[in-house]
Context: one part of a larger RNA
Molecule: large-subunit ribosomal RNA, domain IV
Organism: Candidatus Heimdallarchaeota archaeon
RNA sequence: CGAUGGUGAGGGAAAUCGGCAAAUUCGCCCCGUAACUUCGGGAUAAGGGAUGCCUGUGGGCUUGAAAGGGCUCGCAGGUCGCAGUGACAAGGAAGGAACAACUGUUCAAUUCAAACAUAGCAAACCGCAAGGGUGAAAACCUGUGAACGGUUUGUGAAUCCUGCUCAAUGCUGGUAUGUGAAAGCCGGGUCCAACCGGUCCAAGCACCAGUCAAUAGCGGGAGUAACUAUGACUCUCUUAAGGUAGCCAAAUGCCUUGUCGGAUAAGUACCGACGUGCAUGAACGGAUCAAUGAUUCCUUCGCUGUCCCCACCGUCGAUCGA
Numbered sequence: 001c002g003a004u005g006g007u008g009a010g011g012g013a014a015a016u017c018g019g020c021a022a023a024u025u026c027g028c029c030c031c032g033u034a035a036c037u038u039c040g041g042g043a044u045a046a047g048g049g050a051u052g053c054c055u056g057u058g059g060g061c062u063u064g065a066a067a068g069g070g071c072u073c074g075c076a077g078g079u080c081g082c083a084g085u086g087a088c089a090a091g092g093a094a095g096g097a098a099c100a101a102c103u104g105u106u107c108a109a110u111u112c113a114a115a116c117a118u119a120g121c122a123a124a125c126c127g128c129a130a131g132g133g134u135g136a137a138a139a140c141c142u143g144u145g146a147a148c149g150g151u152u153u154g155u156g157a158a159u160c161c162u163g164c165u166c167a168a169u170g171c172u173g174g175u176a177u178g179u180g181a182a183a184g185c186c187g188g189g190u191c192c193a194a195c196c197g198g199u200c201c202a203a204g205c206a207c208c209a210g211u212c213a214a215u216a217g218c219g220g221g222a223g224u225a226a227c228u229a230u231g232a233c234u235c236u237c238u239u240a241a242g243g244u245a246g247c248c249a250a251a252u253g254c255c256u257u258g259u260c261g262g263a264u265a266a267g268u269a270c271c272g273a274c275g276u277g278c279a280u281g282a283a284c285g286g287a288u289c290a291a292u293g294a295u296u297c298c299u300u301c302g303c304u305g306u307c308c309c310c311a312c313c314g315u316c317g318a319u320c321g322a
Base pairs, nucleotide, nucleotide: 001317002316003315004314005313006312007311008310010308011307014306019303027051029049030048031047036041038157052079053078054077055076056075057074058073059072060071061070062069063068080084092301093300094299095298096297097296098295099293100292104116105115120155121154122153123152124151125150126149131142132141133140134139159287160286161285163218164217165216168215169214170211171210172209173208174207177206178205179204184199185198186197187196188195219237220236221235222234223233246280247277258274259273260272261271262270
């Protein structure tokens, strides 16, 4: 010097991206326990006390013929230490937000998550010689099944809800008419043909509808109230329809460290509000939410060598020296 373990005055996160690491807490018994809540939880919430040994004594269970023994619940007195679950082993706690309901799963070897899955919800196809899948076919699977079933999608517990738009694209249905290949038929052509013309005409397309928990989309400009400001109101252009309920500088807000409030002596962070929202928004789900989380952010208490500021000790190692 490196690794590893230990102790530390006073301070106590000032260290740092960040309390990373370490420390605190820890077992059992007794008391006690909030908001919130889907009434199950939250909860070991929080917080407080006790714990050794000796002596005496009471009760219960058990074993034994009995004497005695074992286990257990107490009560009283005493006694020692700084310390009694004396070593070992064994939660730090609380509050506020984000996301995901939850347990679960995952990138074997840099990602364990807010991603995947999930129950629940919704849609489409299918009456079985079906629908879907594998195969060239035979055949096989779903299926020892039969719509309270199977297949394929989307969303993702519960609760409150899920607005407007069918113009585009898709899908489904319809269709007087138009278009519409080969074959067939008719005619021309030729010795026979090729070839040419016409007719007939399927699906499809055109056309007409339906369908958004299908793919998707959801405006602009003026004026206006008896201070000012604002604009319930009016006009106008325009669209298929012009963003509803909600929610927000949000994991979504460029400007931006937005503005106001809270917390701090001081806060680009955090929480609560505001909303002309660059570019929020309803199963590409919207909002909310108890519980849960080796998830992310913020705060408080406790605790500490993280730090002020380093010191010393044990063990192991390298180098140098002897």